Context: one part of a larger RNA
Formats: sequence, C1' cells, structure tokens
RNA sequence: UGAGGUGUCUGACGGGAACGUCCGUAUAGUACGAGAGGAACUACGGAUGGCCGCCACUGGUGUACCGGUUGUCCGACAGGGCAUGUGCCGGGCAGCUACGCGGCAAGGGGUAAGAGCUGAAUGCAUCUAAGCUCGAAACCCUCCCGGAAAAGAGACACCAUUGAGGCCCCUCCUAGAAGAGGAGGUCGAUAGACCCGGGGUGUACGCGCCGAGGCAACGAGGCGUUGAGCCCGCGGGCACUAACAGG
Repeated sequence: UGAGGUGUCUGACGGGAACGUCCGUAUAGUACGAGAGGAACUACGGAUGGCCGCCACUGGUGUACCGGUUGUCCGACAGGGCAUGUGCCGGGCAGCUACGCGGCAAGGGGUAAGAGCUGAAUGCAUCUAAGCUCGAAACCCUCCCGGAAAAGAGACACCAUUGAGGCCCCUCCUAGAAGAGGAGGUCGAUAGACCCGGGGUGUACGCGCCGAGGCAACGAGGCGUUGAGCCCGCGGGCACUAACAGG
C1' cells in the first nucleotide's frame, strides 16, 4: 500500500537430497587381438545408501479394552482392591509407527575446459579477429514448497454503509505448546447420548443337567442356555442433550 470486505489468482524473489552408488539382460563372445583374453555407446530390468510422504497390507506398540491365572484382603457368592502408578500371562481396534508401502521422471536452453567449420589480418596457413556448429554430475528452465510489505506495495470477480465482513462467546478437530488454523452454532449433524454398521476379546452372571470321591453335606470341573457377556478415541443414521443468551 491499508479508514470497507470476501474469494480466486499472478509470481518478482526465496527455499528444496531438484539425489548417490552398484548389479543384471540385450549390445556380444561382437569391436579389438596371432592367441589368451575381451569392451563401449544405448535400451530395459533390478538392488542398495540417503531424503520426503503414507498406514490399505505385514509387523511393532497399544498402562482404551476383553480374557486367563497366583498370593492375600473385603465373612461366603457375585464383584473388586493390592502385588509397577498393568501382579503375571494370552490377545488386541483406533492412533503413532518400520521391519511395511509410495515418490525423488523424462526433457529443453545457453555455456566451461575442450573438439571443430568457414575465414582474413599475413594471396599460403590458422577454431577467431567478424560469423557459425558442438561440448559437463556444474548454470537456467522443466518438478515440489513458500511467496503482494514485490514501496513500481499487483490482477480479476463478487459483496457492502438498504451494514457486507470480521471478532468476542459457544459445540468441536482433519489443527494445535500459547496464540494460530479448520469444521460448525437450530435455515444445524459441531460434540455427547441413543440406534445401526464395523471391530476387539472369546462364550458372562444366574439357572438346569452331568461330575472323581463320599453315608451325607460338599464338590474342582464339563455341557447347555450362549459366537454369549463385556468393550470401542472408527463409519453412518437420528435434533433427545449442548452449540443458548448476547456483545
């Protein structure tokens, strides 16, 4: 800029691992070489180091969660406490992750040393003096990120003093140290509850039957009820609760 605002852009300029190495196949048993031996340009396929990103898969974690179990305590049962601020053990969603997955391409332009063309000064010669062609992992562009405070302070569209827009406040998370950013605020699915889906554990309590032994009482355990019971930081539905009231 900038005493109105919202959105979308442009892109001066800045930043970037914008990568490194190796192997194989074809070239080719070719060029070369008496033989022994034995390449390359180029194309394709891969490996590895590094950097960036991601969590569908695989693995890890997973002190949300579910189950098993020892000792002890709450009189017994049920349900729990403590043993690490999980007692130990077996699993494990989301999230976060690597041991898992993806990307880091191709190309163009001007040059350096250098290789040349044409060509005088110097009737020859000469890559150079005029002119021209090539030629690097380097430079510029191509790719990614930031970027109108770029003071030459940009552009376009729309809204607005008939009050736009923003902020506070409130419900939140894809965001987050605080600020900030983002999704919403009843014309509403923002969070919670509920329901459904999906998922984790692995078959709850109670009751019935069986049950070694025992005169009996009792009785570990098994089967059935029961893929039960319990649980969910996930997805969807649904205004029941809260986003009110306001400044």